[in-house]
């Protein structure tokens, strides 16, 4: 340089183009325990890499950059 594939929460991910982006871990409170761990209930935490475009409506579909993995050279 080319081709192909990924990017959503502090980490792992889900989500036919159409309901408030949902869960699990970790965190914080609670209960509960002699105190801890474990479980249980709740909370916090996401400009869905970034900038445009297409649509009534984009995490989703189309170009440009960032980044990162393969594979050609």
């Nucleotide at each position: 340089g080319c081709g192909c594939c990924c990017g959503u929460a502090g980490c792992u991910u889900a989500a036919u183009g159409g309901a408030u982006a949902g869960a699990g871990c970790a965190u914080c409170a609670g209960a509960u325990u002699g105190c801890g761990g474990a479980u249980c209930u709740g909370a916090c935490g996401g400009u869905u890499g970034u900038g445009g475009g297409u649509u009534c409506g984009a995490c989703u579909c189309c170009c440009g950059c960032c980044g990162g993995g393969c594979g050609c050279a």
This is a predicted structure of a 73-nucleotide RNA (transfer RNA) from a Candidatus Daviesbacteria bacterium. Model confidence (mean pLDDT): 81 of 100. Rfam family: tRNA. Rfam classes the family as a transfer RNA. Lineage of the source: Bacteria > Bacteria candidate phyla > Candidatus Daviesiibacteriota.